The prediction has a mean pLDDT of 82. Predicted 3D model of a 1530-nucleotide RNA (small-subunit ribosomal RNA) from an uncultured prokaryote. Its Rfam family is "Bacterial small subunit ribosomal RNA". Its family is annotated with ribosome and structural constituent of ribosome in the Gene Ontology.
RNA sequence: AGAGUUUGCCCCCUGGCUCAGAAUGAACGCUGGCGGCGUGCUUAACACAUGCAAGUCGCACGAGAACUCUUCUGCUUGCAGAAGAUAGUAAAGUGGCGCACGGGUGAGUAACGCGUGGGUAAUCUAUCUCUGAAUUGGGGAUAACACCGCGAAAGCGGGGCUAAUACCGAAUAAUAUCCCGAGAACUUAGGCUUUUGGGAUCAAAGGUGGCCUCUACAUGUAAGCUACUGUUUAGAGAUGAGCCCGCGUACCAUUAGCUUGUUGGUAGGGUAAUGGCCUACCAAGGCAACGAUGGUUAGCUGGUCUGAGAGGAUGAUCAGCCACACUGGAACUGACACACGGUCCAGACUCCUACGGGAGGCAGCAGUGAGGAAUUUUGCGCAAUGGGGGAAACCCUGACGCAGCAACGCCGCGUGAGUGAUGAAGGCUUUCGAGUCGUAAAGCUCUGUCAAGUGAGAAGAACCUGCUUUUUGUUAAUACCAUUAAGUACUGACGGUAUCACUGAAGGAAGCACCGGCUAACUCCGUGCCAGCAGCCGCGGUAAUACGGAGGGUGCAAGCGUUAUUCGGAAUUAUUGGGCGUAAAGGGCGCGUAGGCGGUCUUUUAAGUCAGAUGUGAAAGCCCGGGGCUCAACCCCGGAAGUGCAUUUGAAACUAAUGGACUUGAGUAUGGGAGAGGGAAGUGGAAUUCCUGGUGUAGAGGUGAAAUUCGUAGAUAUCAGGAGGAACACCGGUGGCGAAGGCGACUUCCUGGACCAAUACUGACGCUGAGGCGCGAAGGCGUGGGGAGCAAACAGGAUUAGAUACCCUGGUAGUCCACGCAGUAAACGGUGAACACUGGGUGUAGCGUGUAUUGACCCCUGCUGUGCCGCAGUUAACGCAUUAAGUGUUCCGCCUGGGGAGUACGGUCGCAAGAUUAAAACUCAAAGGAAUUGACGGGGGCCCGCACAAGCGGUGGAGCAUGUGGUUUAAUUCGACGCAACGCGAAGAACCUUACCUGGAUUUGACAUCCCGAGUAGUCUUUUGAAAGAAAGAUUUGCCCUUCGGGGAACUCGGUGACAGGUGCUGCAUGGCUGUCGUCAGCUCGUGUCGUGAGAUGUUGGGUUAAGUCCCGCAACGAGCGCAACCCCUGUCUUCAGUUGCCAUCAUUAAGUUGGGCACUCUGGAGAUACUGCCCGGGUUAACCCGGAGGAAGGUGGGGAUGACGUCAAGUCCUCAUGGCCUUUAUGACCAGGGCUACACACGUACUACAAUGGCAUGUACAAAGGGCAGCCACAGGGUGACCUUGAGCGAAUCCUUAAAACAUGUCUCAGUUCGGAUUGAGGUCUGCAACUCGACCUCAUGAAGUUGGAAUCGCUAGUAAUCGUGGAUCAGAAUGCCACGGUGAAUACGUUCCCGGGCCUUGUACACACCGCCCGUCACACCACGGGAGUUGGUUGUACCAGAAGUAGUUGAGCUAACUCGCUUUAUGCGAGAGGCAGGUACCUAAGGUAUGGCUGAUAAUUGGGGUGAAGUCGUAACAAGGUAGCCG
Repeated sequence: AGAGUUUGCCCCCUGGCUCAGAAUGAACGCUGGCGGCGUGCUUAACACAUGCAAGUCGCACGAGAACUCUUCUGCUUGCAGAAGAUAGUAAAGUGGCGCACGGGUGAGUAACGCGUGGGUAAUCUAUCUCUGAAUUGGGGAUAACACCGCGAAAGCGGGGCUAAUACCGAAUAAUAUCCCGAGAACUUAGGCUUUUGGGAUCAAAGGUGGCCUCUACAUGUAAGCUACUGUUUAGAGAUGAGCCCGCGUACCAUUAGCUUGUUGGUAGGGUAAUGGCCUACCAAGGCAACGAUGGUUAGCUGGUCUGAGAGGAUGAUCAGCCACACUGGAACUGACACACGGUCCAGACUCCUACGGGAGGCAGCAGUGAGGAAUUUUGCGCAAUGGGGGAAACCCUGACGCAGCAACGCCGCGUGAGUGAUGAAGGCUUUCGAGUCGUAAAGCUCUGUCAAGUGAGAAGAACCUGCUUUUUGUUAAUACCAUUAAGUACUGACGGUAUCACUGAAGGAAGCACCGGCUAACUCCGUGCCAGCAGCCGCGGUAAUACGGAGGGUGCAAGCGUUAUUCGGAAUUAUUGGGCGUAAAGGGCGCGUAGGCGGUCUUUUAAGUCAGAUGUGAAAGCCCGGGGCUCAACCCCGGAAGUGCAUUUGAAACUAAUGGACUUGAGUAUGGGAGAGGGAAGUGGAAUUCCUGGUGUAGAGGUGAAAUUCGUAGAUAUCAGGAGGAACACCGGUGGCGAAGGCGACUUCCUGGACCAAUACUGACGCUGAGGCGCGAAGGCGUGGGGAGCAAACAGGAUUAGAUACCCUGGUAGUCCACGCAGUAAACGGUGAACACUGGGUGUAGCGUGUAUUGACCCCUGCUGUGCCGCAGUUAACGCAUUAAGUGUUCCGCCUGGGGAGUACGGUCGCAAGAUUAAAACUCAAAGGAAUUGACGGGGGCCCGCACAAGCGGUGGAGCAUGUGGUUUAAUUCGACGCAACGCGAAGAACCUUACCUGGAUUUGACAUCCCGAGUAGUCUUUUGAAAGAAAGAUUUGCCCUUCGGGGAACUCGGUGACAGGUGCUGCAUGGCUGUCGUCAGCUCGUGUCGUGAGAUGUUGGGUUAAGUCCCGCAACGAGCGCAACCCCUGUCUUCAGUUGCCAUCAUUAAGUUGGGCACUCUGGAGAUACUGCCCGGGUUAACCCGGAGGAAGGUGGGGAUGACGUCAAGUCCUCAUGGCCUUUAUGACCAGGGCUACACACGUACUACAAUGGCAUGUACAAAGGGCAGCCACAGGGUGACCUUGAGCGAAUCCUUAAAACAUGUCUCAGUUCGGAUUGAGGUCUGCAACUCGACCUCAUGAAGUUGGAAUCGCUAGUAAUCGUGGAUCAGAAUGCCACGGUGAAUACGUUCCCGGGCCUUGUACACACCGCCCGUCACACCACGGGAGUUGGUUGUACCAGAAGUAGUUGAGCUAACUCGCUUUAUGCGAGAGGCAGGUACCUAAGGUAUGGCUGAUAAUUGGGGUGAAGUCGUAACAAGGUAGCCG
């Protein structure tokens, strides 16, 4: 860094989908040796059994056990009692501090919650540190405790003692607080700080150790002193917290208006503190398109993952902040809470209960259940670090340190190393030769990591504290106390762990995925659109590198794959870094608000901008450097970075702001001309229709053809007059005007805009334009008019399979006018507006200028508009190109795969129709643009062909032959199926052939090779049998070599296995051969050029030809396969040869029979000839064409052979060959019989006919080409005949082989016949082993259909069609078929409109399996998601009301009340009053709850609607070609 996938194309582009990378708190599958370091409920903020997670202090206080032991006493020797120890201990209580930290979770929260930077002159801060001061003197209670009572329990009550660092007065006190004054600094102008005077108010608590200097008793203690500690107060610091502000912080506008304590003020309350935080009053504000309000989702951040970066995604572990603690509400205590392991209330749930009432809250650590794809031990320890309490020892600590489980992740190590080629065995493959696993193994030589065993064995430990010594401080003090230093002692969960040594030993340790392309890696077998695979494209229908297995290979490795998710690739949301003519995408057009952007010069400011400095940007992380674990992961130290924010100092170019000026942008004034610009009123003629009248008569009209229709009641036609409505011919023009829609007769009035010219004026007044407002074709709607023509709907007639269409005849809305609505079009230049710049050429419209002219044209030139062609440039290409789609600037609108869908729902607008705004589920891997090559077109042009036409003769009707289909059958063997199967394979089925059927026999075989044994080729006979075969017998010893033993060849029999065999399957695995387009003129290549490319050019064009034949032109120049020619036959001539051929001349005969001859015919060798060569004309001086001459033949003379690149998966595995598969006592081989020959029927191809151009009879002529020895067969004889008998000649120019139509004569006379010959009967002949199934022929007899053939269809252009006979192959026999031969011998072609086929060019295309293509919609069936839906049922939220727990403050408080005050009685801890407090009541607020009514949202529903997807369903054929009515938009 890219790749695959749309296509016929390795085309270009647009555009989606997919892949390769990295990552994870992961899960699943297979597998699993070790260690280190990390990590581990992402789901149910679901419910929780059990244990632990917050206590501590006796140096604050009172009280204070027991078990047990010792001693003593009593003594009924086992009890009782006492004392001491236990022990001032345990447990409990008062009190202090802590419990607001630490730990968990992410439900809520879109917020000053978080982040960042500020503010607090609007605040608090226990413990801690420092500084100052103080610590005086009193009082009354209360738990514990004992007693009584209630209760199941939890617990509670009563009266009775007692202490404090608990509680309460009093004193004193300031730089504290408040009030009244005066002054100064600072300031956000509100205050605040500070100096000073006066007044008022507010404190406390002791404990422990020590000492005796002072005082008292006088031993030593107490007062006292002292040290430490605590308490109170004030200030400062540190730390932590509260509040406020700027900026940043998700999605939805299908959420657009929200708000009444709401916004502000005044006063008061409340708080540590500001503030509508709360209350009263006053004012009516406040927020919002720069997104208020509402809804959905979400803890935020440092960071993490990814990325080149910008970004995107994310917020586990670690760290900071916030929020929460079963759900909701509330306060108390306290420095801090509205409190996870506190309280109260309500609710749900669970548990206990004696039914009365109680208890509980793992989102602490373990653990359980549930949920889930899924996440660990009810472990050890406070040794370390940290925290709480304590003076301390110490206690507590599921924080934490460790261990356990899990490959969950990262990192490291190992599973051995070297050598070893008979390339072992074995596996797999094989072209059978071998290749490969593979130096791999074995073998030999080494090493010793890990694991195992044995032994040794750390660091983490230092504080604290005790003891010894010691320093310093305090003091009267060498004491105590505190403290410094040194030494010593004590303390380890992990753990006998890390580590080390030794022992033996290659021993215990490799898997997973993949191997069609992307993507590294290929073969065999199995399977046979099955089973299956698949990330995308796609594999699988009998040769699967794609499924499954195997061998081999590739990649990673204690892991490997899969799944899920994120980023990347994706420039596929584009700031970096995209687009909008045709691919998705310019608003239908204008005016204009906000906003954005904005001309020249200058002054000032300093908001943006730039530079410097300061603060901050926590730590961890990332990066760099260094260090520690053997390395690494990991950890430690230092640095850098942190692009940001804030403050501050400067600069002044640019932007901005401010002041001043300018004229070129913009505008105004003056003068002109142009115009279907708009509105209103009026006028006009042509035409259609209608009415009236005249003329006039039978049709008119309409169509492809018709009919409906009109017309004898007078149409159409024609003339005259009239009515009415609509539209304005010619001019008229890629001409004009308008913003667009649009505007077309003429005149008048009103009115908008543009343009040109010249000067003057204003002085940036400009451009664009979200919302908004207006205009806006046709069609449509409403009201009222109008209505000639046209014409949806509708009716009728046609067409058609149908025709709800196209065509025709009618015809209503509508079209027209007025006033409203509607607001869309393919509203298009498919191209938003404005400005600037960038070569030209040529038209046209308007207005000017210049020169010249009398003037007008012409010419030159300027501006404005409107066209065409083209350079650069641009574009995917097509194309655009000063009217840009080029180069730039500004602003707006719009796009992000196809379908679903411009649809649903919701909103807005509308009378409605509908418009506008505008999704999702689901589904596909494409959809699309431009161009290319083909193919196709009921597109076009040119051309050809027996293609049509013009002709001749047939087929289709009959009978028969033959082939096919079908049917039948035991079998009717198989193949061939439009042309291009069907008298085809088959040039010949009675047996054989023969492949089919039935039956009988056979198994190394009927045929080939090899091996072993025996014998020999052979011949003959008998039995049995349908034969094959089986059984038996007789006879014989051949050929070659020989050393005579034998060997070899050939043959027969027997045996073994390799193998033979197969007309079994696959022609869609193949070769070869063949058909066909088509004897059509085409098909290609090299180099060059053009194009991003597929490709093009050449091969197109103008002529010409049978021809891509030739000529000319041309970015092409050449070449190849085809065409033509070369080959054969035939036509003319020459020459050579002259038998079996021939006979002119001579002789001869019945006869070229014989002699003779070789001239002629003929035969067969070699040659010649024809080439547009010659002439005229045409044509481009060409190619060539027309005509002519000569010539046997004239323009390829006629015919044949010859078949380009390719198409049809055309035909053939049954000619042959052949891969694979199948079969092997059978699908092989042998034999007999049967079948291929069947027969209601249908089709093809022939034959024979239907007759007089004929039949029959008789007579008479003339061929060619072939064949012949198991043959052709003469002559003669027999037979009516087929044929038979006999037999000459001939292996053939010698012998055999009648030519027939024709011609001549006669007869028949138009009929089912003297036509026609089928069918049938009888009798024969021939071939053959054999004519029954099933041959051909002959004779006699019989004598069917058929009287020229419907629709349709075939052949043929000259020696052809037609007609006549002859021969050959096959063959024993068996042609009406096939192949060949000659005889007689026509007609017609105007011509290319049409049918069919073909060639070239061009055009359109949505086709490429290529029109037998593609493709649309309804309906039917199945499945899927969605919308509507009477409703039903949840969630959430609003409003109104009811009711209202706990609780704070208020109020009340007749009840209760120790401390303080007062009074009285008087010594009772008395009574009364007051202050203060409490219970209780009350009213406000308020949670859960209830009632009513709305909003939003989810699920569900009879049914309904369209949509999507499905196998080859049904109906039509709408679109793509002129798609058969051009298509499309509204």